[in-house]
A computed fold for a 264-nucleotide RNA from a Candidatus Zixiibacteriota bacterium, annotated as Bacterial large signal recognition particle RNA. Rfam family: Bacterial large signal recognition particle RNA. It is annotated as a non-coding RNA gene. The coordinates come from a structure-prediction model, not an experiment, and the mean pLDDT is 76. NCBI's taxonomy places the organism under Bacteria, Pseudomonadati, Candidatus Zixiibacteriota. The sequence is in RNAcentral, with records from ENA. It is recorded under the gene name ffs.

RNA sequence: CCGUGCUAAGCGGGGAGCUAGCGGUGCCCUGUACCCGGAAUCCGCUAUACCGGGGCCGAAAUCCCAUCCGAGGUCUGCAGCGGCCGGGAAGGGGGAUUUAAGCGGUGUUGAUGACCAGGUCCCGCGCAAUCCACAGUCUCCGAAUCCCGUCAGGACCGGAAGGUAGCAGCGGUAGGAGGCUUCCUGGAUGUGAUGCGGGGUUGCUUGGACUGAGCUGGCUGAAUUCCCCGACUUGAGCUGGCGGGAUCGAAGAUGGGUGCACGG
Numbered sequence: 001c002c003g004u005g006c007u008a009a010g011c012g013g014g015g016a017g018c019u020a021g022c023g024g025u026g027c028c029c030u031g032u033a034c035c036c037g038g039a040a041u042c043c044g045c046u047a048u049a050c051c052g053g054g055g056c057c058g059a060a061a062u063c064c065c066a067u068c069c070g071a072g073g074u075c076u077g078c079a080g081c082g083g084c085c086g087g088g089a090a091g092g093g094g095g096a097u098u099u100a101a102g103c104g105g106u107g108u109u110g111a112u113g114a115c116c117a118g119g120u121c122c123c124g125c126g127c128a129a130u131c132c133a134c135a136g137u138c139u140c141c142g143a144a145u146c147c148c149g150u151c152a153g154g155a156c157c158g159g160a161a162g163g164u165a166g167c168a169g170c171g172g173u174a175g176g177a178g179g180c181u182u183c184c185u186g187g188a189u190g191u192g193a194u195g196c197g198g199g200g201u202u203g204c205u206u207g208g209a210c211u212g213a214g215c216u217g218g219c220u221g222a223a224u225u226c227c228c229c230g231a232c233u234u235g236a237g238c239u240g241g242c243g244g245g246a247u248c249g250a251a252g253a254u255g256g257g258u259g260c261a262c263g264g
Base pairs, nucleotide, nucleotide: 001264002263003262004261005260006259010056011055012030013029014028015027020046021045022044023043024042034054035053036052037051038050063257064256065255066254067253068252072248073247074246075245076244078243080242081240082239083238084237085235086234087233088232091229092228093227094226095225096224097223098222099221101220102219103218104216105215106214113210115208116207117206118205119204120203121199122198123197124196125195126194127192128191129189130188131187132186133185135181136180137179138178139177140176141175147172148171149170150169155164156163157162
């Protein structure tokens, strides 16, 4: 060095979690990687740290170690970044009230103040207006078969004289419809340049007599108060397929390492 047969190892690994700790089941990542049974009210173990049974491969593409790269997970008060929320706040805007410094308006053709008498307001009684009813009056209809009077014609009774009821028509009455109303009676009112009496009079307004210089608040300013926005600042508040840091780290790449027996 070659051949044959074996053996150790391997036949997935990792993160968080659980646990005194390790590993597994379950979750997630990687990505393909023997089978069967067991296990979250967990299961099996103890630094050689899943257990039991079976199978394959086998000293290297596959096992072991180191380095690089690196999916993904976890932690982080890191005076990091973004968003949201909360606190503070320079400043800005708006509303209300007060003031009266400036401007304006008004005022000796009388401001303001206090007084008196009216009005405005309320109640009662009248008057007026409007409307309705009643009443009066005019016109029409008018009792169709059952209102009254007079009842032609005709009907009935009678020998006759005469009598009886009575339709139409005419006149009226009860009633109905419509119009008008100076007056009379009653009632009502979102009525009134109305009369009388009473009440009230804070305010507004008219007039009278007195006083004699302010009054007003439209604009600017000042004060108090309320609301909104708010550069900036702050929070051991929330959140982020934002960043930084720490830690673990699959897959991949590179380099190195690792037996035994027999025969040639």